[in-house]
């Protein structure tokens, strides 16, 4: 250069057929306790990797670009 898989909450990741943006730890704030932990209950937290297009509607299709990972080929 190519070709392939990947990027979604703070960390690991799901997200099925285009239509609710989620889970598990973490974190926070009650409650439980003499305090701590456990454990429950509520709750913050999201440019879905940037831009664009299609579309009534896009994390999901299309194009570009970038990041990582893996395989091929090139020059040395």
């Nucleotide at each position: 250069g190519g070709g392939c898989c990947g990027g979604u909450a703070g960390u690991u990741c799901a997200g099925u057929u285009g239509g609710g943006a989620g889970a598990a730890c973490g974190c926070u704030a009650c409650a439980u306790u003499c305090g701590c932990a456990u454990u429950g209950u509520a709750g913050a937290g999201g440019u879905c990797a940037a831009g664009g297009g299609u579309u009534c509607g896009a994390g999901u299709c299309c194009c570009u670009u970038u990041c990582g990972g893996u395989c091929c080929a090139c020059c040395a």